[in-house]
RNA sequence: UGAGGAAGACAGGUAAUCGCGGAUCAAUUGAUCCGAGGAAAGUCCGAACUCCAUAGAGCGAAGAUGCUGGCUAACGGCCAGUGAGGGUGACCUCAAGGAAAGUGCAACAGAAACAUACCGCCCGGGUUUAUGCUCGGGUAAGGGCGAAAUGGUGAGGUAAGAGCUCACCAGCAGCCAGGUGACUGGCUGGCUGGGCAAACCCCAUCUGGAGCAAGACUAAACAGAAGGGACUGGUCUUUGACCAGGCAGGUUGCUCGCCUGUUAACCUUCGGGUUGGUCGCUUGAGGCGAUGGGUAACCAUCGUCCUAGAUAGAUGAUUACCGCCCAUUCAGGCGCAAGCCUGAGUGAGUACAAAAUUCGGCUUACGGCUUCCUCAAACC
Repeated sequence: UGAGGAAGACAGGUAAUCGCGGAUCAAUUGAUCCGAGGAAAGUCCGAACUCCAUAGAGCGAAGAUGCUGGCUAACGGCCAGUGAGGGUGACCUCAAGGAAAGUGCAACAGAAACAUACCGCCCGGGUUUAUGCUCGGGUAAGGGCGAAAUGGUGAGGUAAGAGCUCACCAGCAGCCAGGUGACUGGCUGGCUGGGCAAACCCCAUCUGGAGCAAGACUAAACAGAAGGGACUGGUCUUUGACCAGGCAGGUUGCUCGCCUGUUAACCUUCGGGUUGGUCGCUUGAGGCGAUGGGUAACCAUCGUCCUAGAUAGAUGAUUACCGCCCAUUCAGGCGCAAGCCUGAGUGAGUACAAAAUUCGGCUUACGGCUUCCUCAAACC
C1' cells in the first nucleotide's frame, strides 16, 4: 500500500422565516417542554395484555424443537463449549437424537446393490501334433461397471488368494483415567459390508383458541317474520318453588367433569337499523450512569431521567453557511526509501427508509467512520 476477517458507535450540524400534533400554565389567540428507526420493514418465532363462565382430568390428532452446559418472562433466541465441515489464515457454517423396532429409496450401468462371480488367477481330469476347447473344485488379491462392490495402505505367506499373519490407521466392543456434561486420551481384542430419517417412522420435550379491527363504557336509530325443537317423576308452603332423570346448547376432535336452558336458550332461512363518541393509548420484563459478581450471555445494588400517541392519519417547507465522501488543480511539509500528511480552489454527491397496543429476538435493505486481527506485495 492492497485484499480480507471480527467488533463498535453514528445515521449529519447551525441560524432565520413560515407551518403542524400532544402536554402544562395562562385566558386571548400567548409562553415553555416534547415530537418517526437502528431497522420503524418482513409478519417468521416468543411473550405481556384482553376476551372466550371454568382452560380441570383423560384419550387422540396435528404441529414444533432435537449435541452439552448456562442465560432469559419465554423462544426455533443469546453465550460458552464439544464434534463435523469450509478456508493459506484471521475466522465462518451446521436440519448435530435413533439405521440391531419396522417399511422404503438409490435411475442407468454392472455378474451382482442386505449380496454377489462377468473377465481373470490356481489345482485336477478329458480331448488335441500343438494352440485351443470342455468338465469338476478352490478364489475374491488384479481388471471392468458404478456415486457407492466381502474396512484401507504396505509386507509376509499361499497351489492361487483372502485379516490367513504382522505393522500402521479407520470403525466396533470391553476396561481404565480426565471432565458437571457433550466428549477426549490410553490399553486390550482380528470383532469388520455400507449410504439416505432436509424419506415415512421411532424416542424425548413442548403446544387451549382468537387477537387492540382484542376489549370496556356510552349516545342514537330500527322491524321483525317463517320453520324446527321433549318432556317425565318426586317433594313441599300446591297461583308456584325445589330436586332428580332425560333432552338441547356451550366449553378444542372425543369422553368425563362443569355451567346454562326446559316452548326457552339454541339451530336454519328471509328482511331491517346502527358504521357516532370516550377509554384502551403509552411508567415499561423501560432508558442512562456507577459499583460488585461472572470467560461471556447476563445478574444484583445504588443513583438519575420521563424521551410521539396520531385517527384519513402530525413530526414539515424555504433560504444561507458548515460538516462528511468522491474526482481534479495548485502550494507547502514529513520520510533514506516505498510512500504519506496539511491547506486552498473547482465540480459532483450526501445511503436504506417512515410509528399505529407494547416488548425480547430472528431475517432482509443500506452510507461513510473508528479499532483490533489475518494474508500478499514493495521499501529499508
Molecule: Bacterial RNase P class A
Organism: Dictyobacter kobayashii